[in-house]
RNA sequence: AGGGCGGUAGCUCAGUCGGUUAGAGCAGAGGACUCAUAAUCCUUGGGUCGUGGGUUCGAGCCCCACCCGCCCUACGA
Numbered sequence: 001a002g003g004g005c006g007g008u009a010g011c012u013c014a015g016u017c018g019g020u021u022a023g024a025g026c027a028g029a030g031g032a033c034u035c036a037u038a039a040u041c042c043u044u045g046g047g048u049c050g051u052g053g054g055u056u057c058g059a060g061c062c063c064c065a066c067c068c069g070c071c072c073u074a075c076g077a
Base pairs, nucleotide, nucleotide: 001073002072003071004070005069006068007067010026011025012024013023019057028044029043030042031041032040050066051065052064053063054062
């Protein structure tokens, strides 16, 4: 330098063909149970969907540029 994959909640990740309210598990908070703790169960808070533009009636999803991470190739030493 070229190419591929990825970036969504504190963490790990789903998100189908662009559509009705953006989700799960774990973690956190509150409660139940218990002599108490753990486990279990119930309830609950938490999101600039990497950033900025574009397309569209409508974008997490499509297009462009950029940033970050991993991998491959090439070049140089």
A computed fold for a 77-nucleotide RNA from Nocardioides marmoriginsengisoli, annotated as transfer RNA. The sequence is in RNAcentral, with records from ENA. Its mean pLDDT, the model's own confidence on a scale to 100, is 81. Its Rfam family is "tRNA". By type it is a transfer RNA. The family is grouped with related families in Rfam's "tRNA clan". The organism belongs to Nocardioides, within Bacteria.